RNA sequence: CCAGGGGGCCGGGCAGCCGCGUCAUCCGCGAGGAUGUCGAGGAAAGUCCGGGCUCCACGAAACAAGGGUGGCGGGUAACGCCCGCCGUGGGCGACCACAGGGAAAGUGCCACAGAGAGUAGACCGCCUUCCGCUCGUCCUGCGCUUGUCGAAGGAGAGCCGAGGCAAGGCUGAAAGGGUGCGGUAAGAGCGCACCGGGGUGCCGGCAACGGCGCUCGCACGGCAAACCCCACCCGGAGCAAGGCCAAAUAGGGGCCUCGCGCCCCCGCGCAGGCGGGGGCAGGGGCGUUUCGCCCCGAGAGGCCCGGGUUGGCUGCUGGAGCCUUGCGGCGACGCAAGGCCGAGACGAAUGGCUGCCCCCGCGGGCGCGUCCGGCAAGGAUACGGCGCGCGGGACAGAACCCGGCUUACAGGCCCCCUGGCACG
Numbered sequence: 001c002c003a004g005g006g007g008g009c010c011g012g013g014c015a016g017c018c019g020c021g022u023c024a025u026c027c028g029c030g031a032g033g034a035u036g037u038c039g040a041g042g043a044a045a046g047u048c049c050g051g052g053c054u055c056c057a058c059g060a061a062a063c064a065a066g067g068g069u070g071g072c073g074g075g076u077a078a079c080g081c082c083c084g085c086c087g088u089g090g091g092c093g094a095c096c097a098c099a100g101g102g103a104a105a106g107u108g109c110c111a112c113a114g115a116g117a118g119u120a121g122a123c124c125g126c127c128u129u130c131c132g133c134u135c136g137u138c139c140u141g142c143g144c145u146u147g148u149c150g151a152a153g154g155a156g157a158g159c160c161g162a163g164g165c166a167a168g169g170c171u172g173a174a175a176g177g178g179u180g181c182g183g184u185a186a187g188a189g190c191g192c193a194c195c196g197g198g199g200u201g202c203c204g205g206c207a208a209c210g211g212c213g214c215u216c217g218c219a220c221g222g223c224a225a226a227c228c229c230c231a232c233c234c235g236g237a238g239c240a241a242g243g244c245c246a247a248a249u250a251g252g253g254g255c256c257u258c259g260c261g262c263c264c265c266c267g268c269g270c271a272g273g274c275g276g277g278g279g280c281a282g283g284g285g286c287g288u289u290u291c292g293c294c295c296c297g298a299g300a301g302g303c304c305c306g307g308g309u310u311g312g313c314u315g316c317u318g319g320a321g322c323c324u325u326g327c328g329g330c331g332a333c334g335c336a337a338g339g340c341c342g343a344g345a346c347g348a349a350u351g352g353c354u355g356c357c358c359c360c361g362c363g364g365g366c367g368c369g370u371c372c373g374g375c376a377a378g379g380a381u382a383c384g385g386c387g388c389g390c391g392g393g394a395c396a397g398a399a400c401c402c403g404g405c406u407u408a409c410a411g412g413c414c415c416c417c418u419g420g421c422a423c424g
Stems, first nucleotide, its partner, number of pairs: 001420010012357007020039002023036005041395001045406002048404005053238004066234005071085005086100001087098004101229002106227002108223003123169002125165003130161001132159004137155004142150002144147001177195006196218001197216008242314004252305007261280008282296006321340008358393006365386002368384002370380003
């Protein structure tokens, strides 16, 4: 210098003007005003996991149901998070990925293709110890009409059948260990060596697991984010939780005052009484006053209590808090000392404009570096540099709080490490 791996951080700065919210103080009868103070994020987001807090339910525990988690050890208030380690896979490497218990408890599934998909299978192929047939081949001896003649036997080749095999091919995501040698008609853990695997013993480690030895020719294909089995964890709802105050109007309850007339009949009821009808009396209204018509006939007023719509206050921000230093630990993290207070809105504040600077992109210019050039005149401008102009500066915004995870994000900075090239 090039290519990469891991981790951490920032995410515009300064000034002026205008504006907004909380709190404190002061002024003002009040509306409001002045001054000071603080005022979004690394994710405030998704609301996915774990807690605090609050209310509800519940003797405790266990079981069942449902849900979740899943190598081992540690951290933590807790976790599905984090750290360290182990295993498997990938990468030359730094490193990365893993939903990483159980498939010899049982059930189920394995599409398409393929002969065969789990009680393996035989399509192509390989083989010929077996049966039969054919042959222009070769060998052996025989026969005679001595011919490139005839018949027989053997070897060989080919075909059909019957069988053997699973090496190779084919299908597939996956074909019942792999490589090699021997072996065989051809083959095959059939035999052997190594690798892989099962069982077992010893050793190391807290453990996951690892190492070594012995043994077994190899049984046990894959899928449990299929049912299931094993171990562990989990009560429900959520700040619209919950608590307090309380107006008008309407409705509920209690007390007090006034009122709830008389007669007859019918029904119900043991009864107090209740319901219905009629008459008289009463009250109110209208019309033309002794009359007529219509309506009413049991509630009205006052005081108090509790609930409650809407509204207000609270919960509400000092907390598993933040910073610095030291110590312990590989680390996550813990402990100690000192210091600090950093939003609390609710039709929801935290913003806007201007100037200068910063960063990025594009365009055009210069020709300083650089390159070309009898290294002279001069030329070129990819890259670096210096002016100019234009455009841009992300993702996104608290809503009870905290620990995580995940997702989004223009641009930039820092640290550690790996591989390669060059030079010393």
Predicted 3D model of a 424-nucleotide RNA (Bacterial RNase P class A) from Cypionkella sp. Of the family's consensus pairs, 95% are formed in the model. A source record names the gene rnpB. It matches the Rfam family "Bacterial RNase P class A". Rfam links the family to the GO terms dimeric ribonuclease P complex, ribonuclease P activity and tRNA processing.